[in-house]
Description:
This is a predicted structure of a 429-nucleotide RNA (Bacterial RNase P class A) from Desulfoferrobacter sp.

RNA sequence: GGAGUAGGGCAAAUGGUCGCCGGUCCUUGCGAGGGAUCGGAGGAAAGUCCGGGCUCCACAGGGCAGGGUGCUGGAUAACAUCCAGUCUCGGUGACGAGCAGGAAAGCGCAACAGAAAGCAGACCGCCCGGCACUCAACUCGGUUGUUGAAAGCGGAUGAGGUUGCCUCGUCAGUUCCAUGAUCGAGUUGAGUGCCGGGUAAGGGUGAAACGGUGAGGUAAGAGCUCACCAGUCUCGGUGGUGACAUCGGGAGCUGGGCAAGCCCCACCCGGAGCAAGACCAAAUAGGAGAGCGUUCGAGGGCGGCCCGUCCGAGCUCUCGGGUAGGUUGCUUGAGCCCGUCGGUAACGGCGGGUCUAGAGGAAUGACCAUUGCCUUUUCUGCAGCACGGCAGAAAAGGAACAGAACCCGGCUUAUGACCUGCUCCCAAU
Numbered sequence: 001g002g003a004g005u006a007g008g009g010c011a012a013a014u015g016g017u018c019g020c021c022g023g024u025c026c027u028u029g030c031g032a033g034g035g036a037u038c039g040g041a042g043g044a045a046a047g048u049c050c051g052g053g054c055u056c057c058a059c060a061g062g063g064c065a066g067g068g069u070g071c072u073g074g075a076u077a078a079c080a081u082c083c084a085g086u087c088u089c090g091g092u093g094a095c096g097a098g099c100a101g102g103a104a105a106g107c108g109c110a111a112c113a114g115a116a117a118g119c120a121g122a123c124c125g126c127c128c129g130g131c132a133c134u135c136a137a138c139u140c141g142g143u144u145g146u147u148g149a150a151a152g153c154g155g156a157u158g159a160g161g162u163u164g165c166c167u168c169g170u171c172a173g174u175u176c177c178a179u180g181a182u183c184g185a186g187u188u189g190a191g192u193g194c195c196g197g198g199u200a201a202g203g204g205u206g207a208a209a210c211g212g213u214g215a216g217g218u219a220a221g222a223g224c225u226c227a228c229c230a231g232u233c234u235c236g237g238u239g240g241u242g243a244c245a246u247c248g249g250g251a252g253c254u255g256g257g258c259a260a261g262c263c264c265c266a267c268c269c270g271g272a273g274c275a276a277g278a279c280c281a282a283a284u285a286g287g288a289g290a291g292c293g294u295u296c297g298a299g300g301g302c303g304g305c306c307c308g309u310c311c312g313a314g315c316u317c318u319c320g321g322g323u324a325g326g327u328u329g330c331u332u333g334a335g336c337c338c339g340u341c342g343g344u345a346a347c348g349g350c351g352g353g354u355c356u357a358g359a360g361g362a363a364u365g366a367c368c369a370u371u372g373c374c375u376u377u378u379c380u381g382c383a384g385c386a387c388g389g390c391a392g393a394a395a396a397g398g399a400a401c402a403g404a405a406c407c408c409g410g411c412u413u414a415u416g417a418c419c420u421g422c423u424c425c426c427a428a429u
Base pairs, nucleotide, nucleotide: 001425002424003423004422005421006420007419008418010416012371013370014369015368016367017366018365020040021039022038023037024036025035026034027033042401046412047411049410050409051408052407053406054273055272056271057270066269067268068267069266070265071085072084073083074082075081086100087098088097089096090095101264102263106262107261108258109257123203124202125199126198127197128196129195130194131193132192133191134190135189136188137187138186139185140184141183142182143181144180145179146178148176149175150174153173155171156170157169158168159167160166161165211229212228213227214226215225216224230254232251233250234249235248236247237246238245239244277328278327279326280325287319288318289317290316291315292314299311300310301309302308335354336353337352338351339350340349341348342347373398374397375396376395377394378393379392380391381390382389
């Protein structure tokens, strides 16, 4: 210098002019009006999402239904809030997030891909068996070619002896051996195809494929067996209030996910809301009671009274409910500030101080001046290797989100500039 992370208080100040709302006082015969004085929005007053106070209604007790909450311990009037922890996850880190009970109680769900997705599954691959075909090797047999050998047998021919046959040689036949070709059968091996079976090691699909690695084992494989590791259950030790952490032994060797789908378990919950509720109380209509009156005429119209005339069955008073309207609820309250003590903290105890809007469709504002703050630009000075920094002056511009409506505690959302701690990266010394 850059990027981030956690927290904190603030929400410009002073003066002037003109206004607004409320209280008190004065003025005025009352009202209206006028004057003086005091007070007059927020950190979120917002959304109205949770939880309480307060008020009225309901309520013996228990259960069902319905709703809410869901790691542990604490705080609190209460909470879905807060504090401190545990576990898991994210981040290099400071730090952050969690819709964190139960899936070996039951039901249900899972697109696409994939052979198979929930008492798994055989597509490729690997292995075993059977059948068929092909090839190779070997064995046996037949036919045939070649070479070689030979006792005997008969044949052809040559030579010799002898006339009648004998001896010797040659040739092919026959037989045997070796070897080649071919045909047939069998055995073994290899390959291909089909059928039946085994296999979850390997390939491939998926968010997920029924523990991982290695060795043994096997036809090939497999927790099938073994070693180590992970996990589950269980027994025990140590630390902790606890969630949990850690160490050791044993067991079967492994029993997937979703409960923010139903459900199960534990705990909590009555409803409506200041337009709650309380009080005072017109006119009109209706209710109750009393009195008077209906040809012995109440009462009403004909401008006030009398007469007259017309209409004529109701009229008067009281009480109660209740509407408009008014008053109240209404701001002294789980209040705020300071100190101190306990507690890691949230928070609580004690002491002192303080009073701070209360309208009833809604006031708290506008303008001007000065000062302060922020941004940009220019100028001057200072130190420095450099990026750049610090100080001063001038000019221009800027200052957000947003308005109490019975009150309070939270959450969420909107929003301006500033300050502090911490982390990571880069550069220089």
It is recorded under the gene name rnpB. Its mean pLDDT, the model's own confidence on a scale to 100, is 75. The model forms 93% of the base pairs in the Rfam consensus. The RNAcentral record of the sequence draws on ENA.